[in-house]
RNA sequence: GGGCGUAUAGCUCAAUGGUAGAGCACUCGUCUUAUACACGAGCGGUUCGGGGUUCGAGUCCCUGUGCGCCCA
Repeated sequence: GGGCGUAUAGCUCAAUGGUAGAGCACUCGUCUUAUACACGAGCGGUUCGGGGUUCGAGUCCCUGUGCGCCCA
């Protein structure tokens, strides 16, 4: 320099163009003499930045940035 992939909750990851979710973590409750475990509930999001298409974009298109892989 060229090609491909990826970016969503604190972490790991889902989500057919139509209400953004799960597990873990955290908080509270039940249980226990107490803690842990288990069970229940709650909290937590500028979906990397900018622009475009669309009635509607996490999703499609363009561009930038970070990271990973391949080629030279």

About this RNA
Predicted 3D model of a 72-nucleotide RNA (transfer RNA) from a Minisyncoccia bacterium. Its Rfam family is "tRNA". The family's RNA type in Rfam is transfer RNA. Its mean pLDDT, the model's own confidence on a scale to 100, is 83. The sequence is in RNAcentral, with records from ENA.